Bacterial large signal recognition particle RNA from Candidatus Enterenecus merdae, 264 nucleotides, folded computationally. The prediction has a mean pLDDT of 75. It is recorded under the gene name ffs. Rfam family: Bacterial large signal recognition particle RNA. By type it is a non-coding RNA gene. Lineage of the source: Bacteria > Bacillati > Bacillota > Eubacteriales > Candidatus Enterenecus.

This record gives sequence, C1' cells and structure tokens, in this order.
RNA sequence: CCGCGCUAACCGGGGAGACAGCGGUGCCCUGUACCUGCAACCCGCUACAGCAGGGGUGAAUCCCGGCCCUCGGAGGUAGGAUGUGCCGUCUGCCCCAUAUAAGCAGCGAUGAUGGAUCGGUCCCGCGCAACGCGGCCCCGUGAACCGUGUCAGGCGGGGAACCGAGCAGCACUAAGCGGAUCGCCGAGUGUGCCGCGGGGCUGCCGAUCCUGAGCCGGCUGUAUGGGUAACGGGUGUAUCCUGUCUACAAAGGCCGGUGCGCGG
Repeated sequence: CCGCGCUAACCGGGGAGACAGCGGUGCCCUGUACCUGCAACCCGCUACAGCAGGGGUGAAUCCCGGCCCUCGGAGGUAGGAUGUGCCGUCUGCCCCAUAUAAGCAGCGAUGAUGGAUCGGUCCCGCGCAACGCGGCCCCGUGAACCGUGUCAGGCGGGGAACCGAGCAGCACUAAGCGGAUCGCCGAGUGUGCCGCGGGGCUGCCGAUCCUGAGCCGGCUGUAUGGGUAACGGGUGUAUCCUGUCUACAAAGGCCGGUGCGCGG
C1' cells in the first nucleotide's frame, strides 16, 4: 500500500416551553434524514440520562473536536403604534359661577350716580259696571170624572108657570211645561285702561326737585373656584413593529483527530 472480516460510532440537528434534571410526544426553525410500538389528568430515564424490538452503514463526503458564518426562537434595553384601566394642583379645549375693568360695544350734560318728596305696583272695605244664575213681571200651553163659568140634547120634580142637578162642547184658570229677555229684586265672581275711603312698603317702575360724571358688565382679556374626561398630557398593562446588547444555535465553510484481527 492492497484485500477480507469486525468494533466504536452513526442512520438528523436545534430553539422556546415544561421538568430537580435529561430525552421524547405537541409548537417553531433548519431542510430530506432506517422501520415498528409507547406518551400531557403525560411517557421513558438518572449525568454513559428516551425505552423496547428489528434493520442498515461502518473507520470516513458520512464518526469526533475546534474556529468562522449566521437561519431561528428566547431574555434585557431604547423608541414607536394600537387596545384598555386609572389620574385631573398637567395644562389646553369645552361648560358654569364669581371678581376685575385694560380694550370693544351700550346708556349718559336733551343730565349718569346718589339723595328727598309724590304716585303706581301690594292688602282691606264700599260703590258702579260687566257676566252668568234664581225669583217676580210678560207671552204661550195646560184638567174624560174627582177645577170655575155657561151649560145644547137628555134626566129628575111640578097641573102649569117654572125649578134643580149636570155630561159633551166652548171660554177661563191651578200646579206643571215652554218661551222672552225690556224692567224689578236677590245672591255670586280666575270680570274691569272705572270711582271712593283706609293701610302698607321701600324692593321695582314713573314723575318732580337738589347734586353734577359717571353707570353697566354683553364680548375680548386677566384671576379664582367648580364640572367634564371625547381630544391633548401623565401613568400602569397587553399585543405588535423597529434598533441595539446578551446567552443558545440548525444548515453551510475551514482546520485537525479516531481503531482491531487475519492474509498478500
């Protein structure tokens, strides 16, 4: 150096999660890599850390170590977006009140403001009027008999003259019913540019007199207090995005390492 037969090892790895820890089942990344069974109310194991059974490759492209690179997820941190809870001495916006009177507007020498007097507004009583109600008055109607008058016919009495009661009809009337509203009376009132008398108050309004320049607080400004929380602001929390740091890290790249027996 060549051939044959073996052995270690390998036939995927990684991240988060979970766990005392390791591996697996489920999720994600890488990317192609034997098979069967088991497993989240878990399964198997214990630092040589899936177990059980079967199959294959086999000392190198493939196994082992180191370095580089970085997919990926994780943690920290900074910024941003969105949802949501809270705050209201964080102011602004918005609303309300009070004060002020710098500016604007309004009123004011045809007299502001203040003062005095009188009247009204307010209360009580009376009158007048108005309105509706009741009664009287007026008009109409109003009784089979038990209202009045007159009572045809008929009835009763009488010798007769005549007398008596009296239905219907007609007229009138009572209670009642209806109307009319002129007049009278009574009682009343969510009535009145009405009148008279008394009281009361200075609040408001008006008039007159005195005084003689301010008054008012509508708008803006300023200050204070209260309200609201949609927006702005602050703060907490959840999710997402971007940057950066940390530990891990698949695939890939580079360098190095690793047998045993027999024969030639």